[in-house]
A computed fold for a 536-nucleotide part of an RNA from an uncultured delta proteobacterium, annotated as small-subunit ribosomal RNA, 5' domain. Its Rfam family is "Bacterial small subunit ribosomal RNA".
Context: one part of a larger RNA
RNA sequence: GAACGAACGCUAGCGGCGGGCUUAACACAUGCAAGUCGAACGAACCCACUUCGGUGGGUGAGUGGCGCACGGGUGAGUAACACGUAGAUAACGUGCCCGGAAGCGGGGGAUAACAGGCCGAAAGGCCUGCUAAUACCGCAUAAGACCACGGUCCCCUCGGGGACAGUGGGAAAAGGUGGGGAUACUUCGGUACCUGCCACUUCCGGAUCGGUCUGCGGCCCAUUAGUUAGUAGGCGGGGUAACGGCCCACCUAGACUUUGAUGGGUAGCUGGUCUGAGAGGACGAUCAGCCACACUGGAACUGAGACACGGUCCAGACUCCUACGGGAGGCAGCAGUGGGGAAUAUUGCGCAAUGGGCGAAAGCCUGACGCAGCCACGCCGCGUGAGUGACGAAGGCCUUCGGGUUGUAAAGCUCUGUCGGGAGGAACGAAACGCCAGUCGGUUAAUACCCGGCUGGAAUGACUGUACCUCGCAAGAAAGCACCGGCUAACUCCGUGCCAGCAGCCGCGGUAAUACGGAGGGUGCAAGCGUUGUUC
Numbered sequence: 001g002a003a004c005g006a007a008c009g010c011u012a013g014c015g016g017c018g019g020g021c022u023u024a025a026c027a028c029a030u031g032c033a034a035g036u037c038g039a040a041c042g043a044a045c046c047c048a049c050u051u052c053g054g055u056g057g058g059u060g061a062g063u064g065g066c067g068c069a070c071g072g073g074u075g076a077g078u079a080a081c082a083c084g085u086a087g088a089u090a091a092c093g094u095g096c097c098c099g100g101a102a103g104c105g106g107g108g109g110a111u112a113a114c115a116g117g118c119c120g121a122a123a124g125g126c127c128u129g130c131u132a133a134u135a136c137c138g139c140a141u142a143a144g145a146c147c148a149c150g151g152u153c154c155c156c157u158c159g160g161g162g163a164c165a166g167u168g169g170g171a172a173a174a175g176g177u178g179g180g181g182a183u184a185c186u187u188c189g190g191u192a193c194c195u196g197c198c199a200c201u202u203c204c205g206g207a208u209c210g211g212u213c214u215g216c217g218g219c220c221c222a223u224u225a226g227u228u229a230g231u232a233g234g235c236g237g238g239g240u241a242a243c244g245g246c247c248c249a250c251c252u253a254g255a256c257u258u259u260g261a262u263g264g265g266u267a268g269c270u271g272g273u274c275u276g277a278g279a280g281g282a283c284g285a286u287c288a289g290c291c292a293c294a295c296u297g298g299a300a301c302u303g304a305g306a307c308a309c310g311g312u313c314c315a316g317a318c319u320c321c322u323a324c325g326g327g328a329g330g331c332a333g334c335a336g337u338g339g340g341g342a343a344u345a346u347u348g349c350g351c352a353a354u355g356g357g358c359g360a361a362a363g364c365c366u367g368a369c370g371c372a373g374c375c376a377c378g379c380c381g382c383g384u385g386a387g388u389g390a391c392g393a394a395g396g397c398c399u400u401c402g403g404g405u406u407g408u409a410a411a412g413c414u415c416u417g418u419c420g421g422g423a424g425g426a427a428c429g430a431a432a433c434g435c436c437a438g439u440c441g442g443u444u445a446a447u448a449c450c451c452g453g454c455u456g457g458a459a460u461g462a463c464u465g466u467a468c469c470u471c472g473c474a475a476g477a478a479a480g481c482a483c484c485g486g487c488u489a490a491c492u493c494c495g496u497g498c499c500a501g502c503a504g505c506c507g508c509g510g511u512a513a514u515a516c517g518g519a520g521g522g523u524g525c526a527a528g529c530g531u532u533g534u535u536c
Base pairs, nucleotide, nucleotide: 001536002535003534004533006532007531008530009529010528013382014381015380016379017378018377019375020374021340026338027337028336030335031334032333035066036065037064040063041062044059045058046057047056048055049054073293074292075291083217084216085215086214087213088212089211092210093209097206098205099204100203101202102201103200105139107137108136114129115128116127117126118125119124146169147168148167149166151164152163153162154161155160175198176197177196178195179194180193183192184191185190219265220264221263226256227255228254231253232252233251234250236248237247238246268290269289270288271287272283273282274281275280295316296315297314298313299312318329319328320327321326346372348371349370350369354368355366356365357364358363385415386414387413388412395406396405397404398403420473422471423470424469425468429463435457436456437455438454439453440452441451442450480525481524482523483522484521485506486505487504491520492519493518494517495516501508502507
């Protein structure tokens, strides 16, 4: 000199864009943060209409499906294939999505809800009975896939991989919702049938995302020199999506290490950030990628995916409820509270936009997100007025008493209107999905329905009556802080008298102190200025 997630002191007008628990991964009151689908299913209840047969709409508990493994937080642990980079997987997986091929036949038994009874303070649970499904289970069908057996060709890292054909074996499925004219059945509602859409099953391929392995790279200590028995390797097996001592039985006695093993300390890693001419050094807030964790420790279940922040089980500590028998909980989500600390914000608004989950859709949910609030915490921009105005007012200070200086500074006069407060107008962010109308094409038996393209239309804003614009008012509300011995830019007077004090270094102060305190004047920055801390 530059920088900061800063803090402290004095001071403080406005705006834009960012940032805001670095400490106790300390403990948490309260609210919210993950639901959705009635176009999978049965029942219940409510409303409107009713030809009393029903029809339409809605509510939410339950079964079922998808999601809850994303998004959001934190940095405790981790010196490790955790991360970065370059590769490997002939050793692997992949729900939803896309392309292709094929299919969706015919049956069965339950169960929640519900009802009745019972136990319990509660949390919750038990028994009996009824019922549905895209829930569950046999059977059929099987191109391909899987398993077993053997064959030909090609490739290869010589372990194996791929293509083609064969024999045998076991293994699939689910419906829902629109439209339709003949025929058949009909409880007159419909069903069979044709057709569209959404779903379902099997296989091949893709895309995306992930698992695993390897080379290289990035901290300190040798005042840590030896470490190791599933240890190192092999054979066989188990297990996994998958290779492997990952695990197990047996066999061998190895394996690592001064090119630093082992041990100890510290630490999430990276893109990057700061500094520096660079080389380098330090750091890893915000944003982005990866990893790890979710009260502490352990474990598995479900699932395409977890060993799962707002799931389950066990143990522990802590808190709470209790009828003392037993139960409930986990903010390192968003706010907020206590505590710790030099120190870090609102128990706000909205799903309007972007994105996500579910749904055919309308839509619902979304403390992600978009906004607003607080804080000079930072960067940037603007203002606190402009012009004129004296051989120069008054006052202050100094003085050699002549004067000098504050100083064009003020006053006065003439203007302007950023900002401020007042009035009026007033956005962009919102055009999509869906809806309505028209048209074209596809599908189809069909001018129904449905799907796609194009054109037109209406609706939708938290921020917000905000930004911005116009009118009128008015110099009116808006300057401080540090320093002035040398380094270092800026000097005199008074007070004090090695006292009180200053100080980054050198050093000042013991009676004329430009160094202490005050004043006048000056210098430097400026809505900031200094100090402290830290890095280069």